[in-house]
RNA sequence: CUCUUAUCAAGAGCGAUUGAGGGAACUGGCCCAUAGAAAUCGCAGCAACCCGCUGAUUGGCAAGGUGCUAAGUCCAGCGAAAAUCUUCAAAUGGUUUUCGGAAAGAUGAGAA
Numbered sequence: 001c002u003c004u005u006a007u008c009a010a011g012a013g014c015g016a017u018u019g020a021g022g023g024a025a026c027u028g029g030c031c032c033a034u035a036g037a038a039a040u041c042g043c044a045g046c047a048a049c050c051c052g053c054u055g056a057u058u059g060g061c062a063a064g065g066u067g068c069u070a071a072g073u074c075c076a077g078c079g080a081a082a083a084u085c086u087u088c089a090a091a092u093g094g095u096u097u098u099c100g101g102a103a104a105g106a107u108g109a110g111a112a
Base pairs, nucleotide, nucleotide: 002111003110004109005108006107007106008105013043014042015041016040017039021032022031023030026077027076028075029074044069045068046067049065050064052061053060054059073104078100079099080098081097082096083095084094085093
């Protein structure tokens, strides 16, 4: 890097070094950041995928291997419905909300 599969509305931050960006990519929003971003390290924590222990259809524990610790994968991109704006009225269109899906991505386990 490729393939298969499960999950993705919950949860959990301080310090040190350093110093300007960051929220995966594209577009559009929105947000975080010199009252310190990203990264690295230390400590702490969350979770329970694998392993382990235990219980016995479902559960519990958390020593080990990963992972994670702003915002739903930050939100939308496709489709449907409702409300509302516009209008004489409706359609189209705009906005908001809800529902469903695809693609992409993240993490685990397995495989080539």
This is a predicted structure of a 112-nucleotide RNA (SAM riboswitch aptamer (S box leader)) from Candidatus Harrysmithiimonas galli. It was read from a public genome assembly, where an Rfam model found it. Taxonomically the source falls in Candidatus Harrysmithiimonas (Bacteria, Bacillati, Bacillota, Bacilli). Model confidence (mean pLDDT): 82 of 100.